[in-house]
This is a predicted structure of a 177-nucleotide RNA (Lysine riboswitch aptamer) from Cerasibacillus terrae. Its Rfam family is "Lysine riboswitch aptamer". For this family Rfam cites "Regulation of lysine biosynthesis and transport genes in bacteria: yet another RNA riboswitch?" (Rodionov et al., Nucleic Acids Res, 2003). Rfam's curators write: Riboswitches are metabolite binding domains within certain messenger RNAs that serve as precision sensors for their corresponding targets. Allosteric rearrangement of mRNA structure is mediated by ligand binding, and this results in modulation of gene expression. The source organism's lineage runs through Bacteria, Bacillati, Caryophanales, Bacillaceae and Cerasibacillus.
RNA sequence: CGGUGAGGUAGAGGCGCAAAUAAAAAGAGUAGUCUAUCGGAGGAUGACAACGAUGAUGAUAAAUGAAAGGAUUAUUUGCCGAAGCAAUACAAGUGUCAGUCUUGUAGAAGCUGGGGUGUCUUUGAAGAAGAGGCACACUGUCAUGCAUCACAUUAUGUAUGGAGGACUACUGAUCGA
Numbered sequence: 001c002g003g004u005g006a007g008g009u010a011g012a013g014g015c016g017c018a019a020a021u022a023a024a025a026a027g028a029g030u031a032g033u034c035u036a037u038c039g040g041a042g043g044a045u046g047a048c049a050a051c052g053a054u055g056a057u058g059a060u061a062a063a064u065g066a067a068a069g070g071a072u073u074a075u076u077u078g079c080c081g082a083a084g085c086a087a088u089a090c091a092a093g094u095g096u097c098a099g100u101c102u103u104g105u106a107g108a109a110g111c112u113g114g115g116g117u118g119u120c121u122u123u124g125a126a127g128a129a130g131a132g133g134c135a136c137a138c139u140g141u142c143a144u145g146c147a148u149c150a151c152a153u154u155a156u157g158u159a160u161g162g163a164g165g166a167c168u169a170c171u172g173a174u175c176g177a
Base pairs, nucleotide, nucleotide: 001176002175003174004173007171008170009169010168011167014080016079017078018077019076020075021074022073023072032064033063035061036060037059038058042051045098046097047096048095083112084111085110088106089105090104091103092102093101113139114138116136117135118134119133120132121131122130123129141162142161143160144159145158146157147156148155
């Protein structure tokens, strides 16, 4: 001087990600409970137990009357595989067992750069919102092609393609002359 980029540190993407606290709303005059009337044998995922003719499930009227999860706003904290999904396994929750569902932990060095819109499935009280799949453009990054500026430098625009184990900067390691 040139090449490569192990390791470390710090950064960038933007309606960026996650968590905590508080408030009001919605949930809802709903579920449930008590009284009266009608009705007449089962109800709840299945079985058992328990309850039920001293009247179950259900319906009507009146009285009383919640909660959870989720979302919004504000503040704070940690961050940029932030984070999320994920077959599966274990534990807990209901009168018992099984199943469904919910919560928590682990989870293939699996998938996703990021947010958005639409649609389907699913969760949900919900035309709110979440999760997943697909499509559509947008955006950041890198590579390549073309054009322009610059003129060994670089920058911008455009087109195509890839992925975060990435990208940029510094440091530092290593190789060659």